[in-house]
Molecule: SAM riboswitch aptamer (S box leader)
Organism: Guptibacillus hwajinpoensis
């Protein structure tokens, strides 16, 4: 750059010793130790591998392959484990609360 997801879920110990939550503004974590590093769980099911079910082609059959889908499991590769991506920004419509699509952001996959 494309593209798909983003009101579900899942934390202890250790190092250390001030900020942290991506940017704006709020509003929150945090010296009862933040972030940030290890170490061990633990959440999910993006991509691969695996099963299953439907298709299709071959096959006298058994079956074999192949593609896309549904479900499943959770072995590798990531990911994630405060607060809906914490809330917000532009837009649109509304009398207001608010809805509802954007942009940015993170993740995965090309």
């Nucleotide at each position: 750059c494309u593209u798909a997801u983003u009101c579900a879920g899942a934390g202890a110990g250790g190092u250390g010793g001030a900020g942290g939550g991506a940017c704006u503004g709020g509003c929150c974590c945090u010296u009862a130790g933040a972030u940030a590093c290890c170490u061990c769980g633990g959440c999910a099911a993006c991509g691969g591998a695996c099963c299953u079910a439907u298709g299709a082609a071959c096959u006298u059959a058994u079956g074999u392959u192949c593609a896309a889908u549904u479900g499943g499991a959770a072995c590798c590769g990531u990911g994630c484990u405060a607060a809906u991506u914490c809330c917000u920004g532009c837009g649109a419509c509304g009398a207001a609360a608010g809805u509802c699509g954007g942009a940015a952001a993170a993740u995965g996959a090309g």